The part of an RNA shown here (small-subunit ribosomal RNA, 3' major domain) has 493 nucleotides and comes from an uncultured marine eukaryote. Rfam family: Eukaryotic small subunit ribosomal RNA. Its Rfam clan is "SSU clan".

[in-house]
Context: one part of a larger RNA
RNA sequence: UGACGGAAGGGCACCACCAGGAGUGGAGCCUGCGGCUUAAUUUGACUCAACACGGGAAAACUUACCAGGUCCGGACAUAGAGAGGAUUGACAGACUGAUAGCUCUUUCUUGAUUCUAUGGGUGGUGGUGCAUGGCCGUUCUUAGUUGGUGGAGUGAUUUGUCUGGUUAAUUCCGUUAACGAACGAGACCUUAUCCUGCUAACUAAUUUCCCAAACCAUAUAGUUUGAGGAUGGUUUCUUAGAGGGACUCUGUGUGUGUAACGCGGGGAAGUGUGAGGCAAUAACAGGUCUGUGAUGCCCUUAGAUGUUCUGGGCCGCACGCGCGCUACACUGAUGCGUGCAACGAGACAAUGGCCUGCUCCGGAAGGAUUGGGAAACCUCGUGAACACGCGUCGUGCUGGGGAUAGAAUAUUGCAAUUGUUGAUCUUGAACGAGGAAUUCCUAGUAAGCGUAGUUCAACACACUGCGCUGAUUACGUCCCUGCCCUUUGUACA
Repeated sequence: UGACGGAAGGGCACCACCAGGAGUGGAGCCUGCGGCUUAAUUUGACUCAACACGGGAAAACUUACCAGGUCCGGACAUAGAGAGGAUUGACAGACUGAUAGCUCUUUCUUGAUUCUAUGGGUGGUGGUGCAUGGCCGUUCUUAGUUGGUGGAGUGAUUUGUCUGGUUAAUUCCGUUAACGAACGAGACCUUAUCCUGCUAACUAAUUUCCCAAACCAUAUAGUUUGAGGAUGGUUUCUUAGAGGGACUCUGUGUGUGUAACGCGGGGAAGUGUGAGGCAAUAACAGGUCUGUGAUGCCCUUAGAUGUUCUGGGCCGCACGCGCGCUACACUGAUGCGUGCAACGAGACAAUGGCCUGCUCCGGAAGGAUUGGGAAACCUCGUGAACACGCGUCGUGCUGGGGAUAGAAUAUUGCAAUUGUUGAUCUUGAACGAGGAAUUCCUAGUAAGCGUAGUUCAACACACUGCGCUGAUUACGUCCCUGCCCUUUGUACA
């Protein structure tokens, strides 16, 4: 000095509690992990910091695993063989999963590209993440870290970096042997909110006019509707550039009447305006050699651990654990009708292949034919779901629930059996709100609801976004769990 341990005092956090909400844990299913099994069930990761993670939804490929079959994609050098032929390829018949001349029989073909041996390469999802780079995660979402000059000490070191108040904050105020600085925090960047001010818009609207329909019942007028049209105007709505805007502004109270905090006012906005991003010092023998033509060493290298082809496996099921989905119904299920989003995405065998509209066929799934769109233009106002209105059901494992099976059908794909997926008819399991435990969460949040994208030929109960509906309860504390700081004391390195 303090990885650590004891004690005391402060401070902080919904990865802590309190007050609550939704749950998970119980059921069925999906999925990951272990175990068991297996020819193989490839493998990494195992407290937070492994387990719907490896962007890991694997039918082939992927693919590393298993059973088998080919190929050389063995550079280059040296030596040998070799134009009297080094070698290459092959019909058929055997052989074979195979129309692999793989091998054999049989002969043709080719012409120095190769063949044999040695050295040396190359390849490897082979080993080692405890040899490494890079990246990521975590300690650690907290406020922490460090020189210079000066002071103290023989010195390691310390002060600065603090009694106190305050803040999300080593944030400020102030105290002051320190002064003045740097990194981090903040500022910054992105995004969401505001602008009747600027710049504009036939790829966005709105207004005027015309037209059409309906209503009113004489009115040549008026009202409503139109995703009908035209021509002008405009930019409120929409889009997006330049800018502006908030700085706790102002009033009041608390407070050394400092920093700041509480409550009003104004304001689109007053929790750091909300949400993200970025993110110091020091570390871990955290993860990754299976991201890489990053990489040391080791192994292997032609009967290959290279590579490719066929088939199987990664999906296997007495069982245990984790993330989830669907439910257990009446705040509901079901039938009909009504009314609404926001993020998105869209083609190459250059013209069938992507997004797909109308029309027709079909109960549906889907199919056929014609079109639009390389896109503010078309799909698409993505007319989404929950919701709302009117019926039926009536508390009964029931019309709740939809697992598991059977049949028949369509689609993707070379291929669907170990069911890719969809849809139809039938079947109709557990489950009557879940023990001990335990997770997440403070406002447009939780929860409910759908939707787009990623992966993708096909397949979402996953993830990443997006909007719609929208609570209860704190606005605190250090009791539990942890983290930070200070003091103390000495054992310890």